A computed fold for a 73-nucleotide RNA from a Lentisphaeria bacterium, annotated as transfer RNA. Taxonomically the source falls in Lentisphaeria (Bacteria, Pseudomonadati, Lentisphaerota). Its Rfam family is "tRNA". The sequence was found in a public genome assembly.
RNA sequence: CUCCUCAUAGCUCAGUUGAUAGAGCGCUUGGUUGUGGCCCAAGAGGUCGCCGGUUUGAGCCCGGCUGAGGAGC
Numbered sequence: 001c002u003c004c005u006c007a008u009a010g011c012u013c014a015g016u017u018g019a020u021a022g023a024g025c026g027c028u029u030g031g032u033u034g035u036g037g038c039c040c041a042a043g044a045g046g047u048c049g050c051c052g053g054u055u056u057g058a059g060c061c062c063g064g065c066u067g068a069g070g071a072g073c
Stems, first nucleotide, its partner, number of pairs: 001072007010025004019056001027043005049065005
């Protein structure tokens, strides 16, 4: 320098052909318990890495940038 993959909740990841974003663990509250844990119920937490574009509509498609990993010279 060129090419490929990835970037979504605090962590690990889903969300595959465009239609208002989810799970597990963790956290908070309540129940249960003599207290705690286990268990049960409810809840909080995300402008989907950044900037643009296409579209009625973008996590998803297109371009650029940044970061991580890999391959080639």